[in-house]
RNA sequence: AGAGUUUGAUCAUGGCUCAGAACGUACGCUGGCGGCACGCCUUAUACAUGCAAGUCGAACGAAGUAGCAAUACUUAGUGGCAGACGGGUGAGUAACAUGUAGGUAUCUUCCCUUUGGUGAGGAAUAACACGAGGAAACUUGUGCUAAUACCUCAUAAGUCUUCACGGAGAAAGCUUUAUGCGCCGAAGGAUGAGCCUGCACUUGAUUAGUUUGUUGGUGGGGUAAUGGCCUACCAAGACUUUGAUCAAUAGCUGAUCUGAGAGGAUGAUCAGCCACAUUGGGACUGAGACACGGCCCAAACUCCUACGGGAGGCAGCAGUAGGGAAUAUUGCACAAUGGAGGAAACUCUGAUGCAGCGAUGCCGCGUGAGUGAAGAAGGCCUUUGGGUUGUAAAGCUCUUUCGUCGGGGAAGAAAAUGACUGUACCCGAAUAAGAAGGUCCGGCUAACUUCGUGCCAGCAGCCGCGGUAAUACGAAGGGACCUAGCGUAGUUCGGAAUUACUGGGCUUAAAGAGUUCGUAGGUUGUUAAAAAAGUUGGUGGUGAAAUCCCAGAGCUUAACUCUGGAACUGCCAUCAAAACUUUUUAGCUAGAGUAUGAUAGAGGAAAGCAGAAUUUCUAGUGUAGAGGUGAAAUUCGUAGAUAUUAGAAAGAAUACCAAUUGCGAAGGCAGCUUUCUGGAUCAUUACUGACACUGAGGAACGAAAGCAUGGGUAGCGAAGAGGAUUAGAUACCCUGGUAGUCCACGCCGUAAACGAUGACAACUAGCCGUUGGGCAGAUUUAACUGUUCAGUGGCACAGCUAACGCAUUAAGUUGUCCGCCUGGGGAGUACGGCCGCAAGGCUAAAACUCAAAUGAAUUGACGGGGGCCCGCACAAGUGGUGGAGCAUGUGGUUUAAUUCGAUGCAACGCGAAGAACCUUACCAAUCCUUGAAAUCUAGCGAAGCUCGCAGAGAUGUGAAUGUGCCUUCGGGAACGCUAUGACAGGUGUUGCAUGGCUGUCGUCAGCUCGUGUCGUGAGAUGUAUGGUUAAGUCCAGUAACGAGCGCAACCCCUAUCCUUAUUUGCCAGCGCGUAAUGGCGGGAACUAUAGGGAGACUGCCGGGUGAAACCCGGAGGAAGGCGGGGACGAGGUCAAGUCAUCAUGGCCCUUACGAGUAGGGCUACACACGUGCUACAAUGGGGAAUACAGACGGACGCUAAGCCGCGAGGUGGUGCUAAUCCUAUAAAGUUCUUCGUAGUCCGGAUUGGAGUCUGCAACUCGACUCCAUGAAGUCGGAAUCGCUAGUAAUCGCGAAUCAGCAUGUCGCGGUGAAUACGUUCUCGGGUCUUGUACACACCGCCCGUCACACCAUGGAAGUGGAUUGCACCAGAAGUAGAUAGUCUAACCUUCGGGAGGGCGUUUACCACGGUGUGCUUCAUGACUGGGGUGAAGUCGUAACAAGGUAACCGUA
Repeated sequence: AGAGUUUGAUCAUGGCUCAGAACGUACGCUGGCGGCACGCCUUAUACAUGCAAGUCGAACGAAGUAGCAAUACUUAGUGGCAGACGGGUGAGUAACAUGUAGGUAUCUUCCCUUUGGUGAGGAAUAACACGAGGAAACUUGUGCUAAUACCUCAUAAGUCUUCACGGAGAAAGCUUUAUGCGCCGAAGGAUGAGCCUGCACUUGAUUAGUUUGUUGGUGGGGUAAUGGCCUACCAAGACUUUGAUCAAUAGCUGAUCUGAGAGGAUGAUCAGCCACAUUGGGACUGAGACACGGCCCAAACUCCUACGGGAGGCAGCAGUAGGGAAUAUUGCACAAUGGAGGAAACUCUGAUGCAGCGAUGCCGCGUGAGUGAAGAAGGCCUUUGGGUUGUAAAGCUCUUUCGUCGGGGAAGAAAAUGACUGUACCCGAAUAAGAAGGUCCGGCUAACUUCGUGCCAGCAGCCGCGGUAAUACGAAGGGACCUAGCGUAGUUCGGAAUUACUGGGCUUAAAGAGUUCGUAGGUUGUUAAAAAAGUUGGUGGUGAAAUCCCAGAGCUUAACUCUGGAACUGCCAUCAAAACUUUUUAGCUAGAGUAUGAUAGAGGAAAGCAGAAUUUCUAGUGUAGAGGUGAAAUUCGUAGAUAUUAGAAAGAAUACCAAUUGCGAAGGCAGCUUUCUGGAUCAUUACUGACACUGAGGAACGAAAGCAUGGGUAGCGAAGAGGAUUAGAUACCCUGGUAGUCCACGCCGUAAACGAUGACAACUAGCCGUUGGGCAGAUUUAACUGUUCAGUGGCACAGCUAACGCAUUAAGUUGUCCGCCUGGGGAGUACGGCCGCAAGGCUAAAACUCAAAUGAAUUGACGGGGGCCCGCACAAGUGGUGGAGCAUGUGGUUUAAUUCGAUGCAACGCGAAGAACCUUACCAAUCCUUGAAAUCUAGCGAAGCUCGCAGAGAUGUGAAUGUGCCUUCGGGAACGCUAUGACAGGUGUUGCAUGGCUGUCGUCAGCUCGUGUCGUGAGAUGUAUGGUUAAGUCCAGUAACGAGCGCAACCCCUAUCCUUAUUUGCCAGCGCGUAAUGGCGGGAACUAUAGGGAGACUGCCGGGUGAAACCCGGAGGAAGGCGGGGACGAGGUCAAGUCAUCAUGGCCCUUACGAGUAGGGCUACACACGUGCUACAAUGGGGAAUACAGACGGACGCUAAGCCGCGAGGUGGUGCUAAUCCUAUAAAGUUCUUCGUAGUCCGGAUUGGAGUCUGCAACUCGACUCCAUGAAGUCGGAAUCGCUAGUAAUCGCGAAUCAGCAUGUCGCGGUGAAUACGUUCUCGGGUCUUGUACACACCGCCCGUCACACCAUGGAAGUGGAUUGCACCAGAAGUAGAUAGUCUAACCUUCGGGAGGGCGUUUACCACGGUGUGCUUCAUGACUGGGGUGAAGUCGUAACAAGGUAACCGUA
């Protein structure tokens, strides 16, 4: 310090998540030792038991014990001091509680210092004794008694009080005899406490008003003390948008955690303060309490009870129950430190010191070290070679920390005294001995393989893994990290500049209020002086200690502890400075305003007027339609429409002018005239003298729709109606049509109210328009040029921006003020409040849910977007398919099996260039198990050949024959048989694990790279543009220059010529021969064959032009602009096809999913589709005669002549290893003849009979021949296919496969057309551009209702709690007041009594409680509303493309 995640990719915005640190932690697995810390965060829930506050006999009497006694000791009680400290907890408290800095009207036991006193009396009382009551707790009567208990008097230096005269007011003794301990008054100090004040101190405005002792004054009371603290009277104040009141939450701080810091979060342990002690109230005592281990009362709870009444308070230490994810021992000791009492000894002390439990944390140590390669065994992986675990182990050598055993043994303690403790530490001994785990290994994030599993089981912090090859699940091996721990969960800070003070934003991502005016507030020109609030500096005080930091020191080190320093960024006081801000005073004119003179304008309000158009009405003319649409219909019209002419009426809106024009704050404003009226601009001087800007609340204005009342209503026109369209059509289209639109008055207050851009001010290159003024010039009557203000537009620099873009009218650079934003959805919704007649508006959440949502730009793809171009794509033609019969393939069905694959184009006469057996993979039966075929090992035998028997055969069983080759004589090679196991075998599965091969877009013209340049980047450029081409072909041009794969060419065939060669081909000329034929001699001309060349390149001319490329025409030429064909298929797309050609990973079978045999099946048949053949006939069928090819094939072959058969064929055996021989007669054609439009002399299916051929074998299931039979079919619906020239169409011939089987396939030649205006449309493709919410890319994306399940939430008759307001009742204990009831030791007394006091009674205040009525809030609630999520569902298709009616906003 960053990283992952939105996208095909990019940049931005923006959320979510991770890596770090920390914890009073918890859980899982594991666990050796020690030190130092820490340990109920939850129920301030309830508590058994023990302990936690006593002490003093030197205050007192008494009793008891010991003692002969003196005396000593013990103690219940009286009395004193202490139980207000120490210890616990955080419920309450938003407060002078706390922190900090000040203040004072106060008190302060014990302590210290100083000072002055300490005299004289008196009356009781507990204990105790005797009674009484009671279950108990305890209460009570009578009597006796002491004091440092109580009371009176005296005294009063000082004290208090007062009208300053005066008045008031004290004590206590004990005794060890001491400079003793006490007591009383007073002063001072110290300590502690009280009270007051400034500042700081959580959230909410969906809490905006609160308050009556309230705010102040006077008198009085009260307190230690100020004060409405209390009371009487008077006044009407006090607090509050700088947030009162109310609600929620919370002890505060030093500090702790985190962070670079600023901050944020926290407030365990330690320390300071506060509050509380079962809940609520109250006072007493006291120096101090309204008192944790005191009292009284009320309430709840628990316990005891004799039912009358009593007792209790662990938020002290242990401990128990409960709660909870979770937190320890009913320990030891007062040895130390500290506290209480005491003169002291001493006693008490769950404070404290220690120990115990807990890896809860921090720190330290150990679990061994060295050597050791045969790189052991085992494990795991493997390409089977090896690699790895791994010097790791074993082995050898060494050491003993910790632990164990034995021995010694501190400090903590100043005289004594040690809980810890036989502890720390030291010495010795033995043995490598007793001591390693956890998590992770897809990316982030260090670390990889195998097996298992198969969207299952599971994982997951985010992204995401898992559907048969998972580095992501589980296991193993290996590895990485940390280590007595390691992970997980939770919380906090960080990263997060993701609330932005440091340090963010608002055109389009979330975000500028619709606009203006204006209050508070904030900010504010220039000069001078003064002041000194802010500001700056110095000094002083304080900022507790601990903590943090620095330097040292002590425990073996560290943690820890100690010493010193620094720091504590703060607050207060004081001194000084005067630049800036501020305040005051006095000025200035540049901001702002006023006056004066002009100007433009759809600025506003009211009244009046005008013409065109529309509609209606009246009248005329006129006749059958009109209207409307994509096409129609509803509708109007013979009762006279539409059309046309004239007239009338009504309402609404104002053509042309008219424009990035003008005006207005915005909304908005448009005929003309008048009246009233607001603002703006320009110019000239003069005046005021900062009067300014912004603006929370507030006020006014504010389109359309809508609401209310009353008018008005021509046109248009929600709703509603009808007609169409449609699957439907509650729509789009059409017909008519109500509210409304218009006016007046009043509401509403919202819009995509937009420049999606707040207002004001300043500054920052230019160029070109335009509106309104001014000035100058030259000129002229109207324009021009320049310049300057104020508007309004278009470009463009710097700069800014994520980009798009903005750019003096800023989105640039700055200043002031206001508004607003903080992931998407839920939701601008619910609840509450305010406004409104209503509709609704304004304000405005949460639960829950997702990991995205979003902006700009890029590349594609797509569009019922656009432009250009091409293609048998359409059109123009031609011939078909679709109808029939048959062939063939497929689907389906059937079957024991009908083997498998191919499935839009791009499967379907496809794999299959040929299923009777074989093929064959399928089925039933039968049979073999190292196997039908391969390699290795062992043994035997040559191999082989022949013949029986059983069986459908495989197979089983038997007989006979044979004895080879090489040899070093051991044996070996080939072959066969037997046996063992390694292995074979699989047309089993996965083409979505693969190679290879292939199809398709498409023979379409595209696809890329290097360098450079542009862009933040994805990317772009090059490859865009203009021409041109079949072509990214070429040219021009150009921030590109070049290059590659494609195109073209190079290759083959074909068309012409030349040349060479001349057999098996050829035969012109010469000759021989024949009935005839190259048959023969010969020839080399021609054809042909097959080698080599030539030729075609826009080369030449003209023209259209032109810059060129190139196009058009022409000549010549066999051929002309690629001459015609073929091979050749860029980068990619379709998880296209093939595991059944072959190869191959994984998986599966192994007496079977392998192998053999014979038989069956692949040939089935209600049906559907594809591809073909033959036809339907006369351009034809039949008959007769007759002419002309090319290419191929042939020895397991092609086969001639001849003969036989109607024929298929048979016979025959010649030639040919092929330019020689053969298949082999080509057919259509031509000539003649017949048929005469018919189911025929068309057509040939089907069936019967008889045969031929191949083959072991034609039944299932071959082809062909002959005789006989003679279906359907008379040109084919919707639809659809091929073809642009030697093509279509038509005619035959050949070949592969093959024993046989061809309407299929692949070739060959013969005959040989028609048409193309053209690119509107259909399909496909290319290119440019545009839009996009698509990127699995339109077969995309996506919206809403409904149905189902789950979740949270709103409403709701109500129901149940909690807090709280008001009114009233009530009134315990207590305090204060009153008191004619009653009782009364101290003092006074005139002895009667009084003063004073107690009890009782009563009044005031008041807790609990009660009644009524409200507010707020929580939970729950039949039913109900919407919302969210969900694998698949239903209905439509609203949005994204012109999304098929452009979309969106407001309203009904």

RNAcentral holds the sequence, with entries from ENA. A computed fold for a 1452-nucleotide RNA from an uncultured bacterium, annotated as small-subunit ribosomal RNA. The coordinates come from a structure-prediction model, not an experiment, and the mean pLDDT is 85.